Annotation:
Predicted 3D model of a 74-nucleotide RNA (transfer RNA) from Candidatus Lloydbacteria bacterium CG22_combo_CG10-13_8_21_14_all_47_15.

[in-house]
RNA sequence: GGGCCCGUAGCUCAGUUGGCUAGAGCACCGGUUUUGCACUCCGGAGGUCGCUGGUUCGAACCCAGUCGGGUCCA
Numbered sequence: 001g002g003g004c005c006c007g008u009a010g011c012u013c014a015g016u017u018g019g020c021u022a023g024a025g026c027a028c029c030g031g032u033u034u035u036g037c038a039c040u041c042c043g044g045a046g047g048u049c050g051c052u053g054g055u056u057c058g059a060a061c062c063c064a065g066u067c068g069g070g071u072c073c074a
Base pairs, nucleotide, nucleotide: 001073002072003071004070005069006068007067010026011025012024013023019057028044029043030042031041050066051065052064053063054062
């Protein structure tokens, strides 16, 4: 320098034939329960989907560029 894969909540990830409102588990907060803690149960907060631009009535999803990580080739 080139090819391929990955980047979504604090962590691990799902969702990618464009459209319903961006979700799950764990963690966190409040309540319930307990003599107390834990567990259980109920509820809640938390995201400009790596970044920028483009296509479209509409983009996490398509296109271009770019940043970071991994891997292979040179």

Rfam family: tRNA. By type it is a transfer RNA.